[in-house]
């Protein structure tokens, strides 16, 4: 140098004029307050503010339990307010290093990747090739047999008996060949009529044990138990999650049509009190609301004038008879206005820095700081010298001059992540490759 992975800072600087917010203090108008104004003082945009993808802090839904649906996440341990987010660590695969060793091969380090739970809950796909692609197989082969058909031998009385070869048939076979990304574990050796874990060694998987270890897992030693790959296909486990949001939300003027409609129960029950009297309190109840997905569960939810009149009878109290549903109360629905001000709003899971614990990621104490709060939306113009970064010229050089760029980009409730965008300056650590010394 390159190339893979990973950390970190910087990303303009001075000066002058002018302008613009917030904040603190005094003063001035002002009756006061609030507004305005003028002096001093202090402050003002990022590493990504962006993108709205996660996840939370907050507000709200009167309280939030259960199932479904739906969404995430998926090796194990830890860290955090949580995360799909980060830190160790296992395991497979790859890239190479060291040592040992005649070699084969063992063992011990470093980097890289992983969307890394099951395919025996069930659906599914696996083109073409191939006999068969998974409850899957017999093309070619090999081995026994039966008729038959040729040869050759031997015995030979009709004839019979061996061995080769061979058409058609009938059983065995999955070791050899062949298709293909993939063909009922692999390679070796016995065995066998010829195979075949059929049986031994060796390995690899499964699965029982014991040791190590929080745990993934690893290490022994047993068993011949051994019929794919796809879940980044549907999908099954396991876990974890209420919604919607700062245009959430609270107040305070203002205005409108204290609109129109419909629905409730007001007449039930208990206890106290009072007769100079408009009494107190529970308790049922019930239109209908329900956390801004469905359904259950569970909760909340108005008893005004003791409804009104008359009679007993002075009487809310007890009796008995007619009346009748009024709103000022509680809910739904349909319209109509406002849409202007404050507050939410910046002190924070805050930051720098030291100590301790931790292999880390972080945690815990400590000392010190306090750094935007705008609202059509400040944080800015302009002009000079200058940095830095390309390109020319002269020059040995160095330097000087000349010309041209100075990225991405812009708070808006906050933060913790993810991703994206980014002229150009600097510094590292690991791993692999070339080349040089």
């Nucleotide at each position: 140098a390159c190339u893979g992975c990973g950390c970190a800072u910087c990303g303009u600087g001075c000066a002058a004029u002018c302008g613009c917010c917030c904040c603190g203090c005094u003063c001035u108008u002002c009756c006061a307050a609030a507004a305005a104004g003028a002096a001093c003082g202090g402050g003002g945009a990022g590493g990504a503010a962006a993108g709205u993808c996660c996840g939370a802090a907050c507000u709200c839904c009167g309280c939030a339990g259960g199932a479904c649906a739906g969404a995430g996440c998926a090796c194990c341990u830890c860290c955090u307010a949580a995360c799909a987010g980060g830190a160790g660590g296992g395991u497979a695969c790859c890239c190479g290093g060291c040592g040992c060793g005649u070699a084969a091969g063992c063992g011990c380090g470093g980097g890289g990747u992983a969307a890394c739970g099951g395919a025996u809950a069930g659906u599914g796909u696996c083109a073409c090739a191939g006999a068969a692609a998974a409850u899957a197989u017999a093309c070619c082969g090999c081995c026994c047999u039966u008729c038959g058909g040729c040869a050759c031998u031997c015995c030979u009385u009709c004839g019979g008996a061996g061995u080769g070869c061979u058409u058609a048939g009938g059983g065995g076979u999955a070791a050899g060949g062949g298709u293909g990304a993939a063909a009922c574990g692999g390679c070796g050796a016995g065995g066998u009529a010829a195979g075949a874990g059929c049986u031994c060694a060796c390995c690899a998987g499964a699965u029982c044990g014991g040791c190590a270890g929080u745990g993934a897992u690893g290490c022994c030693g047993g068993u011949g138990c051994u019929u794919g790959a796809c879940a980044a296909a549907c999908c099954c486990u396991g876990c974890u999650c209420g919604g919607a949001g700062c245009a959430a939300g609270a107040c305070c003027a203002c205005a409108u049509a204290a609109g129109c409609c419909c629905c409730g129960c007001g007449a039930u029950c208990c206890g106290c009190a009072u007769u100079c009297a408009c009494g107190c309190g529970g308790a049922u109840g019930a239109a209908g609301a329900g956390c801004u997905g469905u359904c259950c569960g569970c909760u909340c939810a108005a008893a005004u004038c003791u409804c009104u009149c008359c009679g007993g009878c002075c009487a809310u109290a007890c009796c008995g008879g007619a009346g009748g549903u009024u709103a000022a109360c509680g809910g739904g629905g349909c319209g109509g206005g406002u849409a202007g001000g404050u507050u939410g709003c910046c002190a924070g899971a805050g930051c720098c820095g030291g100590c301790u614990c931790g292999c880390g990621a972080g945690a815990g104490c400590u000392c010190g700081c306090c750094c935007a709060g705008a609202u059509g939306a400040a944080u800015g113009a302009u002009u000079g010298c200058a940095g830095u970064c390309c390109c020319g010229u002269u020059u040995c050089g160095a330097a000087a001059c000349g010309g041209g760029a100075u990225a991405c980009a812009g708070a808006a409730u906050u933060c913790g992540g993810c991703u994206u965008a980014u002229a150009g300056a600097c510094g590292c650590g690991c791993a692999g490759u070339c080349u040089u010394u």